[in-house]
């Protein structure tokens, strides 16, 4: 910054999001390197191996080695000699074999057994020689290794974070109150004895650890003894933090080395370096912990300690801390830092780096300079071993195991370097440390390729079917190897006089080779917030940080396509800052939003006039010191870069601490007088308290007078009254409040305070400037006061009047309303301490335009009256200014300063518990746990009222006819049916869709058929006896079956076209949704309204205009006015109609200047006169006119509501259905019937009814029609057929009226329903179900209850006529027409319904609204409870280990003293006083569970009821008290919100 409270607007306010981090977890995924990092949990337990040794140049053993002069004993090498005689070339001959030649004998070549031949010569023996090696002894000399004395280290390195809130850590000091091994610097010294002891070798005794005894020995181990100081202590002197002087005591170890010498020891000082202790200032949360402390606090002595000190011990005093927070309780190692912030802050304190604690628990002590992770004693818990009788042990070292946990590595390699321990030194030891492993934990780098490449490919999706998108993306060609993988090479770390020496490591790097090659997820796309489409799902499933999505067309759920972000990662989830100015020091706030204490008086604290002087605490400026290191910033460098690191500057504190300034503050010492108090002098006042008195009313009482009622309400009744009320009169009794005056007038801090007098008392104000001199303001705790209601006690009691009782009203009325009527309401004494104790405004002080009224003074002017100017105080309006607005505005909510008191979403909660007060009712104080995203404030527009004000309208009223009774039409509900199709439902359904269901219509039910269909296109096939027509037959009928008949256009004569058939596409559906829709209609309403554009106003929603004062049928017109125009709406323009003037005229008129038809003008405009109004609009009466103020009638319906109505007129998106919900046919239904509503009609009669005669209309329709004359029937009708396609002919006779008759008030000569019978007539067909006639039957019904309807003039009313739909017709409907022809309006109170203004609202789906509590069921968290059960820290006795001091020390014992004896002086051992654990008790805090139990939150459409919001139907609301399923209801005070 954003998002969410509302319709919308401004605030207020919490919620929630985007950033950054993390010792991280999980989810889905991983190519590679660097550098880091890695039990946050059980301070839970550990097998098993390493992590502290070293030093033989301190020391004496044992052990197994080397060298060794000399000497002894063994030992037999290689050479030299003689022997020996395998095997054996050359040569000499060749059986034979193979090959060639030839006829063949045979021949040549080649190799070749056997023999012959001897050059050479092995092994093997025998002799001379005497080496290497072996062993034995030993004067020695050196090396390992072993365990022991001895020394030095094991107090360092490492790990933990349980414990601590502390001088523990940080910072700054202090130490004259100290200590310091190893190292440096200095001085001095280093002489001579003495005694043991281990190991060792004997025994013994354990199962082992182990131990006993006796016996030998060494030392740098031990112990005397000299000597020694400027170290220590005594004592004297002196110029005393010291100096002289004397005197006591008072030290040492050698070891290597030829040697020089070196490394040791002892004392002393001194540094450095590490350590104690003390101090001052910083850093956590609870007051629902307020008092806490007996060695406590302080002295004085004595002990203890390296040192102060009650650090311990006697005695003696009573102190010490605490609201600036002690004590207790919770929680936590603590810094440098770390993350985050713009900083100030907030959070945290993993890794590195300082410091503290701890080392199974818990306690001890000993060693040593220094104390205990890998030492010891002792007690506990555990865990092993075992012979049961006794031992071991201590990973919060590195590794590594089980547990726990969401979760955290290897039982790795080396000391190569870096540091430590030892050591002359060489080396040795080093899980510190240097590296490797593992693991995306991080933070950083890389790379998963780069270029060309439209046929915009194939596929996916999408589509309006055109295409659009994935997408230059792939393919394809070119290129390049970071990296991998292969071969070679190959570090730096490693320095030193010189060599050797690397775990990592053949690792980093480098160089060639080789192949794009092996290498991209992840989360999101309604808004915040970058990304958008389809299918599926249909409040389901499931999403979600907030707001919210899903109920059938979901960009919000699931998939896929795309897309957007981040990237070897990527999301959730945790946490912690930010954003949050939302704890506000930077830097909020309290009228109404959450906030001002009920009020005042004062304590501690806070802040405080003028002016002089000193101080320098605060303040300010400058030096110094510190503020480790690492980290952060700037800068420069090393790793290819970054990350990471090295180097250097700089900052960094509420520190110290000298110096300086002194304006301000402050401190001390004076001065002032404008602040505050005092005096005098005058004033108003229901200011308080106590006592007294007054008159009026109201009620009881007595007594008259009177008589029949009175009271009481909306109207009633209870209730008093003939036992004399009420009413009127006169006396009387009581209490209780004070009419007029009285006034947003006074006075008090606040509550409050009212007749009059008196007494006693607080405070204001005004003039004065005469005193004091700064004595002032604010006020936390603490104690005063506090309305009404209530409580003790005790009087009082007249009216009123909670509870109660009875009367009314209601559905009911535990209210209102109405008789009655107790506490209380009065008074006294106390207690309570609350209120809408409010100006919803805390107190003082100063500054900042005014204007008006009025209290209470003073001064001036003035004759009055009255005017001016000024202090105080109460009100209204306003300026600037603050304010979310609203308002506030010298009485500031305005601008400052001081003090106090409070606020940080709603709800749960003015609750719980716990403490404090209270006689008690209840005060005060004040959570959590759960739960919700609003709660809220101020304004805006509507709607709304049982709010006001104007107006309208057949809405009232005035009338005239009806309806509702009956009968019978019709339509709708219900009901019934196989069906009784559907839809229409308050006004705005209901004689409506329907201007006309016997069948068809039709859509509905039963049954019977058909499946490219009844119908519409298209593609492929087929097809001349083809399309069509069709006797007979079967059928309810559609169909079925089918002799026969039988075709038609172009043609290039091949076909093609149309038409039928097949098959696929599709046709069809009155199925659904009117809550997907057009379109069209009703309603408000033919009501007057609904809007913009600029201005102006207002942060703004919005206002203005459009309001206001007149008019009007009207938002019609004037007028006014921050409006000024303008548009949809009204009017007007259209049509007809009423008068008129031209003009035309057939089929009208029987004559013509008409009458009527059509056309085209005229006329009517508040034009004109009076009145009246205000300058008008306008109104009202008048002339004229055929008409007058809109002449009448029709068409004409703003912007919108209502999810009206319409998917079945039509048209259309989705869904569904496709041998059926499609679509043919017969038949039945829609016509049902116990009932009930709506519109109708026709009566109930004499204004009638019958019956005779008799006039007068308009408007319409007509060829599948209308039908004339005539003629037949009683009539319906029938025969007829003239005429008419219409101003010509028909339909057609109008009706009531008028004439004359007749009928006498009656269920009739009213009525006419119902049935009967006979017929005509349409029609394929009148049973269900038409319509007409004649005859016959004659029902109900004598005017109609609550209630309701049209209707203001040619209307109502009565009368007939036409028509349309149509074969007929259930029409009494509907639309038109003419004939006759009225009544009545005083007027807006009221009823409905609408229009403006204005007001209040907790409504906005807009009163059919919102909305409270009680009751029932479910869930969740919680409070009390009798009990159980844990934990923690104290106390009280008791018992008491290990140990240090201490007492005995009859037993023992080397060093020194002694001639012994014995001494000294030690040990064993006992024992006192401490004390860990332990035990026993009674409290305390604090968990945990619990029958039963309060209330609370939340849950679907549950039950009573209606308390609040409108005057909410009794104004609400507050404190309080009584009452009542329940919300509430009523009594007293009190606010207005």
């Nucleotide at each position: 910054g954003g998002g969410u409270u509302u319709g919308a607007u401004c605030c207020u306010g919490g919620c929630u999001c985007a950033g950054g981090a993390u010792g991280a977890a999980c989810g889905c995924u991983g190519g590679c390197g660097g550098c880091g990092u890695g039990c946050u949990u059980g301070a839970c337990a550990c097998a098993u191996g390493c992590a502290a040794g070293u030093c033989g140049a301190a020391c004496g053993c044992a052990u197994c080695g080397a060298c060794a002069a000399u000497g002894c004993c063994u030992g037999g090498a290689g050479g030299c000699u003689c022997u020996g005689g395998a095997u054996g070339a050359a040569c000499g001959g060749g059986c034979g074999u193979a090959c060639g030649a030839g006829a063949a004998a045979u021949c040549g070549u080649a190799c070749a057994a056997g023999c012959g031949g001897g050059a050479a010569g092995a092994a093997g023996g025998g002799g001379c020689g005497g080496a290497a090696g072996g062993g034995c002894g030993a004067c020695g000399u050196u090396g390992g290794u072993g365990a022991g004395u001895g020394g030095c280290g094991g107090a360092c390195g490492g790990g933990u974070g349980a414990g601590u809130a502390a001088c523990a850590c940080g910072u700054a000091g202090g130490u004259a109150a100290u200590c310091u091994g190893c190292c440096u610097c200095a001085a001095a010294g280093u002489g001579g004895g003495g005694g043991a002891u281990a190991a060792c070798u004997g025994u013994u005794c354990g199962a082992a650890a182990g131990a006993g005894c006796a016996g030998c020995u060494a030392a740098u181990a031990c112990c005397g003894c000299a000597u020694a100081a400027u170290a220590u202590c005594c004592a004297g002197g002196c110029c005393a933090a010291g100096c002289c002087u004397g005197g006591a005591a008072g030290a040492a170890a050698g070891g290597c080395g030829c040697g020089a010498g070196u490394c040791g020891c002892u004392u002393u000082g001194a540094g450095a370096u590490g350590a104690g202790c003390c101090u001052g200032c910083g850093g956590c949360c609870g007051a629902u912990u307020a008092g806490c402390u007996a060695g406590u606090u302080g002295g004085u002595g004595a002990g203890g300690u390296a040192a102060u000190g009650g650090c311990c011990c006697a005695c003696c005093a009573a102190g010490g801390c605490g609201a600036g927070g002690a004590u207790c309780g919770g929680u936590a190692g603590c810094u440098g830092g770390u993350c985050u912030g713009a900083g100030a802050g907030g959070a945290u304190g993993a890794u590195c780096a300082g410091c503290c604690a701890c080392a199974c628990u818990g306690g001890g002590a000993u060693u040593g300079a220094g104390a205990a992770c890998g030492g010891c004693c002792c007690a506990g818990a555990c865990u092993c071993c075992u012979a049961c009788g006794g031992g071991a042990g201590g990973c919060a070292g590195c590794a590594g195991u089980g547990a726990g946990g969401a979760a955290u590595a290897u039982u790795g390699c080396a000391c190569a370097a870096u540091g430590g321990g030892g050591g002359a030194a060489a080396c040795c030891c080093u899980g510190a440390u240097g590296c490797a492993g593992c693991a995306a934990c991080g933070c950083c780098g890389c790379g998963u390729g780069g270029g060309u490449g439209a046929a915009g490919a194939a596929g996916g999706c999408u589509u309006u079917c055109g295409a659009g998108u994935u997408g230059u993306a792939a393919a394809a060609c070119c290129c390049u190897u970071u990296a991998c993988u292969g071969u070679g090479g190959g570090a730096u770390g490693a320095g030193a006089a010189a060599a050797a020496g690397g775990a990592c490591a053949g690792u980093a790097c480098c160089a060639c080779a080789g192949c794009a090659a092996a290498a991209a997820g992840u989360c999101u796309c309604g808004g915040c917030u970058a990304a958008c489409u389809a299918c599926g799902u249909g409040c389901c499933a499931g999403c979600a940080g907030c707001c919210g999505c899903g109920g059938u067309g979901a960009g919000a759920c699931g998939u896929a396509g795309g897309a957007g972000g981040c990237a070897a990662g990527c999301g959730u989830u945790a946490u912690c800052c930010g954003g949050a100015u939302u704890u506000a020091c930077u830097g909020g706030g309290c009228g109404u939003a959450a906030a001002g204490g009920g009020c005042a008086a004062g304590u501690a604290g806070g802040c405080g006039g003028u002016u002089g002087u000193u101080c320098a605490a605060g303040u300010u400026g400058g030096g110094c010191g510190u503020g480790a290191c690492a980290g952060a910033u700037c800068u420069c460098g090393g790793c290819u870069u970054a990350a990471c690191u090295g180097a250097g500057a700089g900052a960094g504190g509420u520190c110290g601490u000298c110096c300086a300034a002194u304006a301000c503050u402050g401190a001390g010492c004076g001065a002032c007088u404008a602040g505050a108090g005092g005096g005098c002098a005058g004033g108003a006042g229901a200011g308080g308290a106590a006592a007294g008195u007054g008159g009026a009313a109201c009620u009881c009482c007595c007594g008259a007078u009177g008589u029949a009622g009175c009271g009481g309400u909306g109207g009633a009744a209870u209730g008093c009254u003939c036992a004399g009320a009420u009413a009127u009169c006169g006396g009387g009794a009581a209490g209780a409040a004070c009419a007029c005056c009285a006034g947003u007038g006074g006075c008090g801090a606040a509550g409050g305070c009212g007749g009059c007098u008196u007494u006693c008392u607080g405070g204001c104000c005004u003039g004065u400037a005469c005193c004091u001199g700064a004595c002032g303001c604010u006020g936390a705790g603490a104690g005063g006061c506090g309305a009404a209601a209530g409580c003790u006690a005790g009087g009082g009691g007249a009216g009123c009047g909670a509870a109660c009782g009875g009367g009314c009203u209601u559905a009911g009325a535990u209210a209102c309303c109405c008789c009655g009527g107790u506490a209380g309401u009065c008074c006294u004494a106390g207690c309570u301490g609350u209120a809408a104790a409010c100006g919803u405004u805390g107190g003082a002080u100063a500054c900042u335009a005014g204007g008006u009224a009025a209290u209470g003074g003073u001064g001036g002017u003035c004759a009055a009256g009255g005017c001016c100017a000024u202090c105080a105080g109460u009100g209204c309006c306003g300026a600037a200014g603050c304010a979310a607005a609203c308002g506030c505005g010298u009485u500031a909510a305005g601008u400052a300063u001081c003090c106090c008191g409070c606020c940080u979403g709603g709800g749960g909660a003015c609750u719980a518990c716990g403490a404090c007060c209270g006689c008690a009712a209840g005060g005060u104080u004040a959570a959590a746990a759960c739960u919700c995203a609003a709660a809220g404030g101020a304004a805006u527009u509507g709607a709304c009222g049982g709010g006001g004000a104007c107006c309208c309208g057949c809405a009232c009223a005035a009338g005239c006819a009806g309806c509702g009774g009956a009968g019978c039409g019709u339509g709708u509900g219900g009901u019934u049916u196989a069906a009784u199709u559907c839809g229409a439902u308050g006004c705005u359904a209901c004689a409506c869709g329907a201007a006309g269901a016997a069948c068809c219509u039709u859509a509905c039910c039963u049954g019977g058929g058909c499946u490219u269909g009844a119908c519409a296109u298209g593609u492929a096939c087929g097809u001349c006896g083809u399309a069509g027509g069709g006797g007979a037959c079967c059928g309810a009928a559609a169909g079925g079956c089918g002799a026969c008949c039988g075709a038609u256009c172009c043609u290039u004569c091949g076909g093609g076209a149309a038409g039928c058939g097949u098959a696929c596409a599709c046709a069809g559906g009155u199925g659904c949704u009117g809550c997907a829709u057009g379109g069209c209609u009703g309603u408000c309403g033919u009501c007057a309204g609904c809007u913009c554009g600029u201005g102006c106003c207002g942060u703004g929603a919005g206002g203005u205009g459009u309001u206001c004062g007149g008019u009007u049928a009207a938002g019609u017109c004037c007028g006014a006015c921050a409006a000024c125009g303008a548009g949809c709406g009204c009017a007007a323009c259209c049509c007809u109609u009423g008068u008129u003037g031209c003009c035309a005229g057939u089929u009208a008129u029987a004559c013509u200047u008409u009458a009527c038809u059509g056309g085209c003008g005229a006329g009517a405009c508040u034009g004109c006169u009076g009145g009246c109004a205000u300058a008008u609009a306008a109104c009202c009466a008048g002339a004229g006119g055929a008409a007058g103020g809109u002449g009448g009638g029709g068409a004409u319906g703003a912007c919108g509501u209502c999810a009206a109505g319409u998917c079945a007129g039509u048209a259309u998106g989705g869904c569904c259905u496709u041998u059926a919900u499609g679509u043919c046919c017969a038949g039945g239904g829609c016509u049902a019937c116990a009932c009930a509503c709506a519109c109708g009609c026709u009566a109930c009669a004499a204004u009638g009814g019958c019956c005779g005669g008799u006039a007068c209309a308009g408007a319409g329709g007509g060829u599948a029609g209308c039908c004339a004359a005539g003629c037949c029937g009683c009539g319906a009708g029938g025969c007829g057929g003239a005429g008419c396609c219409a101003a010509u002919c028909c339909c057609a006779g109008a009706a009531a009226g008028c004439c004359g008759g007749u009928c006498u008030c009656a269920g009739u000569u009213c009525a006419g329903a119902u049935u009967g019978c006979a017929g005509g007539c349409u029609g394929c067909a009148a049973c269900c179900c038409g319509c007409c006639u004649g005859c016959a039957u004659g029902a109900a019904g004598u005017c109609g209850g609550a209630g309701u309807u049209g209707c203001u003039a040619g209307u109502a009313a009565c009368c007939g006529c036409a028509g349309g739909u149509c074969a007929g017709c259930c029409a009494u409907a509907c639309u038109g027409c003419g004939g006759u022809g009225a009544a009545u309006a005083c007027g807006u109170u009221c009823c409905c319904g609408g229009g403006u203004c204005u007001u209040g609202u907790a409504c906005a789906c807009a009163c059919c609204g919102c909305c409270c509590g009680u009751c029932a069921c479910g869930u969740c968290a919680u409070g009390g409870a009798a009990g159980c059960u844990g934990g923690u820290a104290a106390c009280a006795c008791c018992u008491a280990a290990a140990g240090u001091c201490g007492g005995c020390g009859a037993g023992c014992c080397a060093a020194c003293c002694g001639g012994a004896a014995g001494g000294g002086g030690g040990c064993a051992g006992u024992u006192g006083c401490c004390u860990a654990a332990g035990g026993u008790g009674g409290g305390a805090c604090u968990g945990g569970u619990a029958a039963c139990u309060g209330g609370g939150a939340c849950g679907a459409a549950g039950u009573c009821g209606u308390a609040a919001c409108a005057a909410g139907g009794u104004a609400g609301c507050c404190g309080u008290a009584c009452c009542g399923g329940a919300a509430g209801g009523u009594g007293c005070g009190g606010c207005u919100g």
Molecule: small-subunit ribosomal RNA
Organism: Anaerolineae bacterium